[in-house]
RNA sequence: ACCACCGGCCGGACGGUCGCGAAGUGAAGGGACGGACCCCCGCGGUCGCGCCUUUGCUCCGAGGAAAGUCCGGGCUCCACAGAGCAGGUCGCCAGGUAACACCUGGGCGCGUGUUGCGCGAGCGGCACGUGACGGACAGUGCAACAGAAAGCAAACCGCCGUCUUCGAAAGAAGGCGGUAAGGGUGAAAGGGUGGGGUAAGAGCCCACCGCGCGGCUGGCAACAGUCGUGGCACGGCAAACCCCGGCCGGAGCAAGGCCAAAUAGGCGGUGAGAGACGGCUCGUCUCGACCACGUCGACGUGCCUUCGGGCAUACUCGGCGAACCGCGGGUAGGCUGCUGGAGCGUACCGGCGACGGUACGCCGAGAGGAAUGACCGUCCGGUGUACUUCGGUGCACCGACAGAACCCGGCUUACAGGCCGGUGGUAUCC
RNA sequence: GGUCGCGUAGCUCAGCUGGUUAGAGCGCUGCUUUCACACAGCAGAGGUCCGGGGUUCGAGUCCCUGCGCGACCA
Numbered sequence: 001a002c003c004a005c006c007g008g009c010c011g012g013a014c015g016g017u018c019g020c021g022a023a024g025u026g027a028a029g030g031g032a033c034g035g036a037c038c039c040c041c042g043c044g045g046u047c048g049c050g051c052c053u054u055u056g057c058u059c060c061g062a063g064g065a066a067a068g069u070c071c072g073g074g075c076u077c078c079a080c081a082g083a084g085c086a087g088g089u090c091g092c093c094a095g096g097u098a099a100c101a102c103c104u105g106g107g108c109g110c111g112u113g114u115u116g117c118g119c120g121a122g123c124g125g126c127a128c129g130u131g132a133c134g135g136a137c138a139g140u141g142c143a144a145c146a147g148a149a150a151g152c153a154a155a156c157c158g159c160c161g162u163c164u165u166c167g168a169a170a171g172a173a174g175g176c177g178g179u180a181a182g183g184g185u186g187a188a189a190g191g192g193u194g195g196g197g198u199a200a201g202a203g204c205c206c207a208c209c210g211c212g213c214g215g216c217u218g219g220c221a222a223c224a225g226u227c228g229u230g231g232c233a234c235g236g237c238a239a240a241c242c243c244c245g246g247c248c249g250g251a252g253c254a255a256g257g258c259c260a261a262a263u264a265g266g267c268g269g270u271g272a273g274a275g276a277c278g279g280c281u282c283g284u285c286u287c288g289a290c291c292a293c294g295u296c297g298a299c300g301u302g303c304c305u306u307c308g309g310g311c312a313u314a315c316u317c318g319g320c321g322a323a324c325c326g327c328g329g330g331u332a333g334g335c336u337g338c339u340g341g342a343g344c345g346u347a348c349c350g351g352c353g354a355c356g357g358u359a360c361g362c363c364g365a366g367a368g369g370a371a372u373g374a375c376c377g378u379c380c381g382g383u384g385u386a387c388u389u390c391g392g393u394g395c396a397c398c399g400a401c402a403g404a405a406c407c408c409g410g411c412u413u414a415c416a417g418g419c420c421g422g423u424g425g426u427a428u429c430c
Numbered sequence: 431g432g433u434c435g436c437g438u439a440g441c442u443c444a445g446c447u448g449g450u451u452a453g454a455g456c457g458c459u460g461c462u463u464u465c466a467c468a469c470a471g472c473a474g475a476g477g478u479c480c481g482g483g484g485u486u487c488g489a490g491u492c493c494c495u496g497c498g499c500g501a502c503c504a
Stems, first nucleotide, its partner, number of pairs: 001426010012379007020061002023058008033050002035047004063401001067412002070410005075252004087248005092106005107133001108131010134243002139241002141237002156183002158179009191209006210232001211230008256336004266327005273287006293321006300313005343362008380399008431503007440456004449487001458474005480496005
């Protein structure tokens, strides 16, 4: 320098012109509504505070994923004695954290490459990748096809023994039995290698490897090492049901809180008095209806009567309704929740690390279905092309994925291009 | 905001508790029949089971993730 892999970071810069949203502040105009003030007290007038319109200035204005909504929390309301069932989810160990299905460190397994040891089975080192990694001696279940046999297994071929028959013999055929070493089937055939042994074989025996069990040592633990022992029994699937252990109350900012039209419905009041002032058992003043709605009933009165009652009706009383006034709940609508937070940056300290602590500094959208953009110039990066004095120069094109809606921690997915670090390899130089 | 379902041949759908090489109807192609067409008969083609990854001996089916479409509740 190049290539591959892994990890981390950035994700265009500066200037100008116009545009959009929020906040602050100023100017001009408006006068419906609310507010303040004045009076001659009336739908009077003044102010221009809220408010509305236009406009100036200042300052701020998306992300690493704002996305998918796949997990976990905060916050809020509801429910709640405790525990369990159902359902869901997680699952080696230790730690981190508000919590997690996340992260860190460790253990073990598997795969690829390379390398060392061993006759071999196999064992070990390094690098990278990877693991939903509790339990298959609690139970139920599954394994197509092939194959002789597929789950407390099996004799198809083969091998061996023996008997019978045939044959001169070698041997062949058949019967009975032994055999899991070899062949073949399969994803999987009930330890492996080497040797002994045997009629042939076989953990039948021995050594080693693997596995199980027990002790000891190291480690918080997962686990590892070592010694002894068993002769191998105990195969696979739990991302099949299931068992064991841990965790989970429900709903979601349309949560929740505050203010509060019109209409309808609910409750209460009103029929003549009410209010103010003063020297307050009272007085004075001011305002007000002028007998005024419908219906039912009672009393009274009048008329009629077949003497049972019927009809009419002023005033009064009562009920219901209408009208008016008031109250309360909820709706429309408005305000709030709302962004200063498990926050960000720097330094130091503790820790292998995730992370934690301390000090100092900083404020970085909060809008309503929703603003954050466009153009130009210069530069930056990339690609193509032409020229080239090989240093570059000119021209053209490209610069992604994407868009906050209560907030935060993760995961996953999308992404032009660029930068940094680590490991391995190749080539050259020292 | 909360919660489900679907995606299989050109179209409409099956596919059981994972099992050999994924089926059916319509459509399509060729042949027969007819003067010709339709109908009918015979034969045949046509599938990355939405994409990717995993579990398993084995995945359309089980799990994870993404894409597209649809439905329900507030």